[in-house]
Context: one part of a larger RNA
RNA sequence: UCGUGGUUAAGGAACUCGGCAAAUUAACCCUGUAACUUCGGGAUAAGGGGAGCUCAUAUUUAUAUGAGCCGCAGAGAAAUGGUCCAGGCGACUGUUUAGCAAAAACACAUAGAUCUGCUAAAACGAAAGUUGAUGUAUAGGUCUUGACACCUGCCCGGUGCUGGAAGGUUAAGAGGGGGGGUUAGUCCCGAUUUAUCGGGGCGAAGCUCUGAAUCGAAGCCCCAGUAAACGGCGGCCGUAACUAUAACGGUCCUAAGGUAGCGAAAUUCCUUGUCGGGUAAGUUCCGACCUGCACGAAUGGUGUAACGAUCUGGACGCUGUCUCAACCACGAGCUCG
Repeated sequence: UCGUGGUUAAGGAACUCGGCAAAUUAACCCUGUAACUUCGGGAUAAGGGGAGCUCAUAUUUAUAUGAGCCGCAGAGAAAUGGUCCAGGCGACUGUUUAGCAAAAACACAUAGAUCUGCUAAAACGAAAGUUGAUGUAUAGGUCUUGACACCUGCCCGGUGCUGGAAGGUUAAGAGGGGGGGUUAGUCCCGAUUUAUCGGGGCGAAGCUCUGAAUCGAAGCCCCAGUAAACGGCGGCCGUAACUAUAACGGUCCUAAGGUAGCGAAAUUCCUUGUCGGGUAAGUUCCGACCUGCACGAAUGGUGUAACGAUCUGGACGCUGUCUCAACCACGAGCUCG
């Protein structure tokens, strides 16, 4: 000097990003217990008191009452909740990044949508087969939401999905008009050994190449429906007898122009917005306002008792966190060996 424990005058969070760490509290008995509430809780709420030993009385013991005794100290050691207020988020118990994240993330009961009639849908597998399921729509798969309470507005123009089948477009395939190649034959020219050769034109059948019209499903175009499908939910100008504001009017655009509720919010840039509260002093916090850069309704909206090793602010108690450091024990370091 470091580490781990222990004690500390006065003060008591002045420390610090932050009471981190430590301290306080504590088991048991008696008493007593608020707001709020889903009436179960909250609750060990909070707060207050008790405790050893001896004798007597009551009584079956336990225990209760009374009297007395000892110590600094009687739950005589150890183990063994600090508490309260307010807010955000998530209802809750649970799950998670084995090895930097335990959470507001995931899950969840609930709610909704959608697919699936059984050889089910879906999934694994070239297949056989298997799971689903020895189940059968109160079942199974997928997607979203996330207890509960009150609710969940408008838009189907785009994309998706479902339905429709009149018309347009349309593949393979069917079809085969026509055209090209080949040449048995035939015509013309030339040569000749008179029977052939060479060149050119036309060209049947067959074979072959190409291939028009026409027919031809789904899909797409098209017509409807559908938002707890993916998603979306305006601008400018004027107007009331102070001013200000605009219930009101005009106009442009749109598929429709954001309803209820909430709102400087886990969302607010300007911003430490403004006002109120709390403090001597408050960029945080709580309550309001609404000017919502850029909330908003199952990508759920707003509340909410209980719950949380959650996050934020405050208070009491408590303390070496600090003012400001001191001492002790053990271990390490250091010196010597």
This is a predicted structure of a 337-nucleotide part of an RNA (large-subunit ribosomal RNA, domain IV) from Chitinophaga pinensis. The prediction has a mean pLDDT of 87. Taxonomically the source falls in Chitinophaga (Bacteria, Bacteroidota, Chitinophagia, Chitinophagales). It matches the Rfam family "Bacterial large subunit ribosomal RNA". Rfam links the family to the GO terms structural constituent of ribosome and ribosome.